[in-house]
RNA sequence: GGGUCUAUAGCUCAAUGGUAGAGCAGCGGCCUUUUAAGCCGUUGGUUCUGGGUUCGAGCCCCAGUGGACCCA
Numbered sequence: 001g002g003g004u005c006u007a008u009a010g011c012u013c014a015a016u017g018g019u020a021g022a023g024c025a026g027c028g029g030c031c032u033u034u035u036a037a038g039c040c041g042u043u044g045g046u047u048c049u050g051g052g053u054u055c056g057a058g059c060c061c062c063a064g065u066g067g068a069c070c071c072a
Stems, first nucleotide, its partner, number of pairs: 001071007010024004018055001026042005048064005
């Protein structure tokens, strides 16, 4: 220098162009002598940034930034 993949909750990850979700974690409760475990409930999001397409974008297109890898 060229190319591929990737960026979504505190963490790991889902989401067919049509209400952004799960598990873990956190918080509250039940249970227990207490802790752990278990059970119930619940909080938490500028979907990396900036544009474009569209009635509507996490998803499609363009550019940028960070990360991983391949080629040279």

This is a predicted structure of a 72-nucleotide RNA (transfer RNA) from a Patescibacteria group bacterium.
Its Rfam family is "tRNA". Rfam's curators write: Transfer RNA (tRNA) molecules are approximately 80 nucleotides in length.
Taxonomically the source falls in Bacteria candidate phyla (Bacteria).
Its mean pLDDT, the model's own confidence on a scale to 100, is 81.